[in-house]
Molecule: transfer RNA
Organism: Planctomycetota bacterium
RNA sequence: GCGGGCGUAGCUCAACUGGAUAGAGCGUCGGACUACGGAUCCGAAGGUUGAGGGUUCAAAUCCUUCCGCCCGUACCA
Numbered sequence: 001g002c003g004g005g006c007g008u009a010g011c012u013c014a015a016c017u018g019g020a021u022a023g024a025g026c027g028u029c030g031g032a033c034u035a036c037g038g039a040u041c042c043g044a045a046g047g048u049u050g051a052g053g054g055u056u057c058a059a060a061u062c063c064u065u066c067c068g069c070c071c072g073u074a075c076c077a
Base pairs, nucleotide, nucleotide: 001073002072003071004070005069006068007067010026011025012024013023019057028044029043030042031041032040050066051065052064053063054062
């Protein structure tokens, strides 16, 4: 360089294959409990779905450009 895959909450992953308000577990914060903690229980916060553009009544999902990571492959006097 060429080909392919991936990118969603702090982390690990969902989202019925285009359908409406993007969820779960862990973690974090607050509360209950406890002599204090841990565990357990209750609640809360946390997201420009990597970025820009496009298609559509409707996009995490489809198309396109770019960025990052991974895999394969080619070249290197």